The RNA shown here (c-di-GMP-I riboswitch aptamer) has 85 nucleotides and comes from bacterium HR15. The sequence was found by an Rfam model in a public genome assembly. It matches the Rfam family "c-di-GMP-I riboswitch aptamer". Rfam's curators write: GEMM was predicted in a large-scale screen for bacterial structured RNA regulatory elements.
RNA sequence: GGCAGAAAAGGGCAAACCUGCAGCGAUGCAGGGGCGCAAAGCCUAUGGGUCUGCCAUGCAAGCGGCAGAUAGCCAGGCUGCCUGU
Numbered sequence: 001g002g003c004a005g006a007a008a009a010g011g012g013c014a015a016a017c018c019u020g021c022a023g024c025g026a027u028g029c030a031g032g033g034g035c036g037c038a039a040a041g042c043c044u045a046u047g048g049g050u051c052u053g054c055c056a057u058g059c060a061a062g063c064g065g066c067a068g069a070u071a072g073c074c075a076g077g078c079u080g081c082c083u084g085u
Stems, first nucleotide, its partner, number of pairs: 002085004012037002017032006035072001041078003046075003049070007057062001
């Protein structure tokens, strides 16, 4: 350095839910809390999926456009502790 693994050791992160704050909303932040995670570390100006708002069409739903959310939806990229080989 490559590949594999999470048994061991040291650890790390933190789902749902509750409280407070922000937002039209999806949701985010902080505290509590632990469902789980070998990248549940980072990137959405890498490609999709799903979700929200607005516009337009339309009886309505849906299709279309724009903006946003989700990295713990999938794929991809970058980086990383330990062990085995």